The prediction has a mean pLDDT of 84. Predicted 3D model of a 1502-nucleotide RNA (small-subunit ribosomal RNA) from an uncultured bacterium. The sequence is in RNAcentral, with records from ENA and SILVA.
């Protein structure tokens, strides 16, 4: 940095998708070690258990347990003694009383629980951020500094004692302390208050130094070193309240708000203040978004981005808020306080049911939810905090471990050498090739991990000693969770360490098998229906790698919201137009100010976070130091050219006046003629009228038509014009009145007065409501009539509203130049319209010149293109409207308007991957223009009716074997099925096969004959019967076996090759340079002529080529000229002989629009004539461009890849392809007199064939054929008779037409003529009398008709393929049909009109509006109830210290009342959201129904 996806290609335009990085992540697969950092993102859900906040005995009383000691009961009972009974009595337990030590637990007092720790639910706020203020403020412990500490005094916990309670606690009653409380004293620079000066300031004030009254203090400890305590001021360090700017989304939330805004007097607060309260004023916010609703803790930052920006708020750090929910105040330097207090709600738990007791969002942990997140660890050793003089104690704060690949960094899983390229694996064209130096093997080395050895730093301070008044300052010595961890070092082993994804394109990487639109895959396009680089496996190969994948979110990429850096004419988009209101922009010059700008300085913009740079763990991550960034606010000094501003000016923008002519500008009233209708009344008389053609209607009751006269409503020909005027919609006889704009001239006058213009407001075709009027013509609905398969249409006859008019609504269109508005700049050229000038000329007029509209062509430029181009789509400025993929959809809810139809404003869910602009080449058109073709016309003869003969379809069968299917399948493949062919079916039979290569082993053959079986192959049986040789054997063959294989008319003609048909002998396809165009592609090849022809000639950004036409070719028509046998014959015949003619065959002539004329353009050429056997390609054949049709053919042959293998192969018999109600196709034969028959048998061809053949004379049979065998491998001989011709007969009929069918006898051919041949002769003698709709061939030696031969073949021909014989008719032409060419148009088709496509119905799923209602949730508001509590009243009790001799006061408390108050009731709104019979369109969905709307003129333009 881009890529892919709309097309048959192309450029745009535009939306989906991908590469990249990020993450507190989750899942799948896998998992060696370390370091550093992270880990409930969901339930602000509930929590068992344990811990996290306590110390202080140097503030107090009192003091347990232990410990000494004395004294003392009682038990055992050393040791000595003993009379052995026992005595003494050490020690050793045990209890009781004193003393001393000690100091637990309670408690009163201090100080700390407001900090550290947690979380992020509310908050859209002065809550955060940032930059300021308090002249309106407090600060405990901490530092300075000045000063005090006199003197009394009453209680009270505890402890004891009684009594309540199940606890929890409570209650009485006695006694005690104190740095607890109280009271005098003292006592200002301190506080309050009066006074009356100085200075200053910002308005409320501040500070200075005086006078006067008036108030407030204290606490002692002790170990003597210190530590506390009071008042005051200073500091510092926390806070508290104020402002300015900044802080998410909705206007389908537009008004809000009642203490609300002020104010004035009180009353709170540390302090300002509606903070509160009384009274008075009615203000106060809002379009620059109040208010409502939805969301959300805010920054430092972190993630991406090239930046601008987007998007997050995890760990860490700053602030805020909360603490089960809500209220509350006490305490205190601070709280309205997580681990106090107190009320209410719910919850959980304990109860003896009377009552209590609890709050992990601290650390572990537990359940639970959830895709998902850890140990009921050590430690206080270091850092901090808390108290304490300290010793110390506390401390889930914090330092450590521990779990997880969760994220980052580093390591490692070995390194060298090693080709017989080993085996295995995998593929194969079977040769090889991949894997692959990869293994192995040999040398080597040891990070990690494991084993052994040593082995930290982080720790020094306080405290103790010494010195010093103190500050300090020196000294020896203790302390480690982590931890034997981290390092080091040493033996020894390659031994213990690789795996995930992907390999069609995007995107690095490929091949084989399996599967068969199945199974799966898939981020997008898309893969898969027998040859899948896309499923699955497998070998290979690509990235990355202790990870790899997916999936989730963000940013990128996307200039797809465009500040940087877009867009509207046709792609999505200019409002229908117009005044105007706020906004926003603004003309020339001149002076000031300094708000914007620019510039310098200072303040701040924590820290970490980035970035440089040096340093520290071996390196990285990680860390430390500096330094830099912090784009910003604030203060300040300066600059004055632009923009603002203010003052005074100017005239070139704009506007007045005056002067002139143009015009369907508007509106009102009055007039006019035509023209339609109808109405009277003459003439008239049968039809009119209407359409593709008809009918319906009108008419004899008298139309239509004609004449006259009358009424009535609309609309205003002809002038009339891309011509005029209005903003736009619009506006048209003719006149008059009001009236609005423009334009020209001039240059008097203001003096910036200007443009735009959100909301507003007026005007707006047609059409449609509403009141009243008018209605002739036309005319929706609507009826008739037609046309249709149908016709609620298109046509026709009729006809209401409605079209007018007069006053209101409505407010919409393709209201389009699909093209806001303004102003200013950029080449010409030519028309038109209204003014002015200018010279020439005498006018008209014409010619130049300028302003104002209004067209058409171009240049530059722009534009995807098309096209746009002084009337811009150019270059520029301002301003407003607008779009941001297609559907759903201008729909839905909501609002607003509207009488109502609606109209404005305008969603989402779902659902595709593409919708769309232009422009290119085809193909298509019931578009267009030209040409041709037996295309149609003109003619000839058929075909569709008959019987029959053949193919095919269908039926039928054991089979009727398969194929061919519109032209272009059906007398086709088959140039000939009785066996065979034969592929079909039925029985049978064989399995290396019938036939081929290979290998073994046996035998000599192979091969012929002959026999027996059988339906027949097969099967048995028997006779005859090699070759070469070094004598080892070969060859060649048969029989046996085994397997490799063989064999398939079995699938696939949509895997193919070949080979054909077809459009079509149609005139056409192309390319190569070169120009065009951003490209697909045009140009050539199009255009003017002309030909059968892209045939040729001219012009031409083209110039040439190639395949194709055409010629070369054969063939036939004419001439010559060689040869001449089997051919001929002018020699009388025959032999000969000859080669003139016929004729064969070989060369060669001839024809070329060459010659004349006319007409063409001076060309091709085209028309006519001469000459010519023959004239314009002489006639016929071959010859078939690029391509189309998945045309046909695996059954001709090849063949790929699938099936079968004692069978789908092989091989025999027998049938069978011949089948028969029918239906269509091609032939032939008729339906008769252009004829049948018989006669003439001596009329007259050509072209073939011919040896397993062709056969002649002559004889035999009516014949068919037979006997015969002469000649001929053929210009000799034979098939061979040519028939239509010529004569004569029949006489219009089912016949003297016709010949089907059937019956009798005969021939041939063959192993066989019953299924199933052909022919011959007598007999029989059907249907047919020229064929409906419809439909075929043919243009000359042609149809028509006649007859002939040949392949195939035993035999079997109406087929097929070829011969010659006789021999027309007709073409006016190109309207129409059909089918092709080449040029243009339109096109929403590209599988390409057999396309493409729309609606309704039916059926399945999805989402979504309405719904009688149903349930819930939220913020509020009214009213009631009023807990705790705080403040105010206080009459009732109670009371220790002060005062008082007492009584009693003072003061306090309790109680009670009051205001305010939360949870909680009641209550009608409002809001979102579940949910519903039913309903209503919508979307999607391989093969559903009806029609045919759109796309070509889409068949009625849309």
């Nucleotide at each position: 940095a881009g890529a892919g996806u709309u097309u048959g290609a192309u450029c745009c335009u535009g939306g989906c998708u991908c590469a990249g990085g990020a993450u507190g992540a989750a899942c799948g697969c896998u998992g060696g070690c370390g370091g550093c950092g992270u880990g409930u993102u969901u339930a602000a859900c509930a929590c068992a258990u344990g811990c996290a906040a306590g110390u202080c005995g140097a503030g107090c009383g009192a003091g347990a347990a232990g410990c000494u000691c004395c004294u003392u009961u009682g038990a055992u009972g050393a040791a000595a003694c003993u009379u052995c009974g026992g005595u003494c009595g050490a020690a050793u337990c045990u209890g009781u009383g004193g003393a001393g030590u000690g100091g637990a637990a309670a408690g009163c007092g201090g100080c700390g629980g407001a900090c550290g720790g947690g979380u992020g639910a509310g908050u859209a706020a002065c809550g955060c951020g940032u930059a300021g203020g308090c002249a309106a403020c407090c600060u405990g412990c901490c530092c300075c500094u000045u000063g005090c500490a006199g003197a009394g005094g009453g209680a009270u916990a505890g402890c004891c004692u009684c009594g309540g309670g199940a606890a929890a606690c409570c209650g009485g009653g006695a006694u005690u302390a104190a740095a607890a409380c109280c009271u005098c004293a003292u006592a200002a620079u301190g506080c309050g208050g009066a006074g009356a000066g100085g200075a200053g300031a910002c308005a409320u004030c501040u500070u200075c130094a005086c006078u006067c009254c008036g108030c407030c203090a204290a606490a002692g400890a002790u170990u003597u070193a210190u530590c506390g305590g009071c008042a005051a001021g200073g500091g510092a360090u926390g806070g508290g309240c104020c402002u300015g700017c900044g802080u998410c989304u909705g206007a389908u939330u537009a008004g809000u708000u009642a203490g609300u805004u002020g104010g004035u007097g009180g009353g709170g607060u540390a302090a300002c203040g509606g903070c509160c309260u009384a009274c008075c004023a009615a203000g106060g916010c809002g379009a620059u978004g109040a208010u409502c609703a939805g969301u959300a803790g805010c920054c430092g930052a972190c993630c991406u981005g090239a930046g601008a920006g987007g998007g997050u708020g995890a760990u860490c750090g700053g602030c805020c808020a909360c603490a089960u929910u809500g209220g509350a105040a006490c305490u205190g330097a601070g709280a309205c306080a997580c681990g106090g207090u107190c009320c209410a709600a719910a919850c959980u738990c304990c109860u003896a049911c009377g009552g209590g007791a609890g709050g992990c969002a601290g650390c572990a942990g537990u359940g639970g939810a959830g895709a998902a997140u850890c140990u009921u660890g050590c430690a206080c050793a270091a850092u901090g905090g808390g108290g304490g003089a300290a010793a110390c104690c506390c401390u889930g704060a914090u330092g450590c471990a521990g779990c997880g690949a969760c994220g980052c960094c580093g390591c490692g899983u070995g390194a060298g050498u090693g080709a017989a390229g080993a085996a295995g694996u995998a593929u194969u064209u079977c040769g090889g090739u991949a894997u692959g130096u990869a293994a192995a093997g040999c040398u080597c080395u040891a990070u990690c991990a494991g084993c052994a050895g040593g082995g930290a730093a982080g720790a020094a301070a306080g405290a103790c000693c010494u010195c010093g008044a103190a500050a300090g300052a020196g000294g020896g010595g203790a302390u480690g969770a982590c931890g034997g961890u981290a390092c080091c070092u040493g033996a020894g082993u390659a031994a213990g360490a690789a795996g995930c994804c992907c390999c069609g394109g995007c995107u690095a990487a490929c091949u084989a098998c399996g599967u068969g639109c199945c199974a799966g895959c898939a981020g997008c396009c898309g893969c898969g229906g027998u040859a899948a680089u896309a499923c699955g496996u497998a070998g290979g190969g690509g990235g990355c790698a202790a990870g790899c994948g997916u999936u989730a979110u963000c940013c990128g990429g996307a200039u797809u919201u465009a500040c940087u850096g877009g867009g509207u004419g046709u792609a999505a988009a200019g409002g229908g137009a117009g005044c105007g209101u706020a906004g926003a922009u603004g003309g020339u010059a001149u002076a000031u100010c300094a708000a914007g700008u620019c510039u310098g300085a200072a303040g701040u913009g924590a820290a970490a976070c980035c970035c440089c740079a040096c340093g520290g763990c071996u390196c990285a991550a990680c860390c430390g130091u500096g330094g830099g960034c912090u784009u910003g606010c604030u203060u300040u000094g300066g600059a004055a050219a632009c923009u603002g501003g203010u003052a005074a000016a100017c005239u070139a923008g704009a506007g007045u006046a005056c002067u002139g002519g143009a015009g369907a500008g508007g509106u009102a009233a009055g007039c006019g003629g035509a023209a339609u209708u109808c109405c009277u009344g003459g003439u008239g008389u049968a039809g009119u009228a209407g359409u593709g053609a008809a009918a319906u209607g009108c008419g004899u009751a008298g139309a239509u038509a004609u004449c006259a006269g009358g009424a009535a409503g609309a609309a205003c020909a002809u002038c009339a014009g891309u011509g005029g005027c209005g903003a736009a919609g619009g506006c048209g006889g003719c006149u008059u009145a009001c009236u609005g704009g423009a334009c020209a001239g001039c240059a008097a006058c203001u003096g910036a007065c200007a443009u735009u213009g959100a909301g507003g407001c007026u005007c707006g075709a047609a059409g449609g409501c509403g009141u009243g009027g008018g209605g002739a013509g036309c005319a929706a609905a609507c009826a008739g009539g037609a046309u249709u398969a149908g016709a609620u249409a298109c046509c026709c006859u009729g006809g209401u509203a409605g079209u007018c008019c007069a006053c209101g609504c409505a407010g919409u269109a393709a209201a389009c130049g699909a093209u806001g508005a303004a102003u200013a700049c950029u080449a010409g050229g030519u028309g038109u319209u209204g003014g002015g000038g200018g010279g020439u000329c005498a006018u008209a007029g014409a010619c130049u010149u300028u302003c104002a509209g209004u067209g058409c062509c171009g240049u530059c430029g722009c534009a995807a293109a098309c096209g746009c181009a002084g009337u811009a789509a150019g270059u520029a400025u301002u301003c407003c409207a607008c779009c941001u993929g297609g559907g759903g959809a201008g729909u839905a809810c909501g609002u607003u308007c509207g009488c109502a139809a609606g109209a404005a404003u305008g969603a989402a869910a779902c659902u595709c991957a593409a919708a769309g602009g232009a422009a290119u080449u085809g193909a298509c058109g019931g578009g267009g223009a030209c040409c041709c073709g037996c295309a149609c016309a003109a003619g000839c003869g058929g075909u569709g009716g008959a019987g029959c003969a053949u193919g095919u379809g269908g039926u039928u069968u054991a089979a009727u074997u398969c194929g061919a299917a519109g032209c272009a399948a059906c007398g086709c493949g088959a140039a000939g099925a009785a066996c065979c062919u034969u592929a079909c079916c039925a029985g049978a039979u064989c399995u290396u096969g019938a036939g081929a290569u290979c290998c073994a082993g046996c035998u000599g053959a192979a091969u012929a004959c002959a026999g027996g079986g059988u339906a027949a192959u097969g099967c048995c049986u028997g006779u005859a019967g090699c070759u070469c040789u070094u004598c080892g054997g070969a060859g060649c063959a048969g029989c046996u076996g085994a397997g490799a294989c063989a064999g398939g008319u079995g699938g696939u003609g949509c895997a193919u090759g070949g080979u054909u048909g077809u459009c079509g002998u149609c005139a056409g396809c192309u390319c190569g340079u070169g120009u065009c165009g951003u490209g697909a592609g045009a140009u050539g090849u199009u255009g003017g002529g002309u030909u059968a022809a892209g045939u040729c000639c001219c012009g031409c950004a083209a110039c040439g080529a190639g395949c194709g036409c055409a010629a070369c070719c054969c063939u036939u028509a004419c001439u010559g000229u060689u040869a001449g046998u089997u051919g001929c014959u002018a020699c009388g015949c025959a032999a000969g002989a000859g080669c003139a003619c016929u004729c064969u065959a070989g060369c060669a002539g001839g024809a070329c629009u060459g010659c004349c004329g006319u007409u063409g353009a001076c060309a091709a050429a085209a028309c006519g004539g001469a000459g010519g056997a023959a004239g314009g390609u002489g006639g016929g054949g071959a010859c078939g461009a690029c391509g189309u049709c998945a045309a046909a053919u695996c059954a001709u042959c090849a063949u790929g890849c699938c099936c079968c293998u004692u069978a789908u192969g092989u091989c025999c018999u027998g049938g069978g392809c011949u089948a028969c109600a029918c239906a269509c196709g091609u032939a032939a034969u008729a339906c008769a007199a252009u004829g049948g028959c018989g006669g003439u048998c001596a009329a007259c061809a050509g072209a073939g064939g011919g040896a397993u053949g062709c056969a002649a004379a002559a004889c035999c049979g009516u014949a068919a054929g037979g006997u015969g065998g002469a000649g001929c491998g053929a210009a000799c001989c034979c098939c061979c008779a040519a028939a239509a011709g010529c004569c004569g007969u029949c006489c219009c009929a089912g016949u003297u037409c016709a010949g089907a069918u059937u019956g009798u006898g005969g021939g041939c051919u063959g192993c066989a003529a019953c299924c199933c041949g052909c022919c011959c002769a007598c007999a029989u003698g059907a249907a047919g009398u020229c064929g409906g709709a419809a439909u075929c061939g043919c243009u000359a030696g042609u149809a028509a008709u006649c007859g002939c031969g040949g392949a195939u073949c035993a035999g079997c021909a109406u087929g097929c393929c070829g011969c010659g014989g006789u021999g027309a008719a007709u073409a006016c032409g190109u309207u129409c049909c059909c089918g092709g060419g080449c040029c243009u148009u339109g096109u929403a088709c590209a599988c390409a009109c057999c396309g493409c496509c729309c609606g309704u119905c039916a059926c399945a799923c999805c989402a979504u509006g309405a719904g009688a209602g149903u349930c819930g949730g939220g913020a509020a508001c009214a009213c009631c109830c009023g807990a705790a509590g705080u403040c105010c009243g206080u009459g009732g009790c109670c009371u220790a210290a002060c005062c008082g001799c007492a009584a009693g006061g003072a003061g306090g408390g309790c109680g009670c009342g009051g205001c305010c108050g939360a949870a909680g009731g009641u209550g009608g709104g409002u809001u979102c959201g579940a949910u519903a019979a039913u309903u209503g369109g919508g979307g999607u969905g391989a093969a559903g129904u009806c029609g045919u709307a759109a796309c070509a003129a889409g068949g009625u333009g849309g």